Molecule: c-di-GMP-I-GGC riboswitch aptamer
Organism: Nitrospirota bacterium
RNA sequence: UCCCGAAAGGCCAAACCCGCCGCGAGGCGGGGGCGGAAAGCACUGGGUCUUUUAGAAAGACUGCCGGGCUGCCGAAG
Numbered sequence: 001u002c003c004c005g006a007a008a009g010g011c012c013a014a015a016c017c018c019g020c021c022g023c024g025a026g027g028c029g030g031g032g033g034c035g036g037a038a039a040g041c042a043c044u045g046g047g048u049c050u051u052u053u054a055g056a057a058a059g060a061c062u063g064c065c066g067g068g069c070u071g072c073c074g075a076a077g
Stems, first nucleotide, its partner, number of pairs: 003077001004074002011036002016031006034063001040069002043067004047061005
């Protein structure tokens, strides 16, 4: 240094509840804590969902999966 993931300190925060925003998918704030070593970025390919009679189009989700970039700690091997 890489693989890897014990411990500790800190970090994030699912379901659910409350308030606000949005036609909606959903978003933001508070409570909550199932989980997470990238559950950081949202750059990229796919996927799912919403609006729409449908198509086209416009949106939502990265805690659905892969790739990319960055990154805390350091026991054993």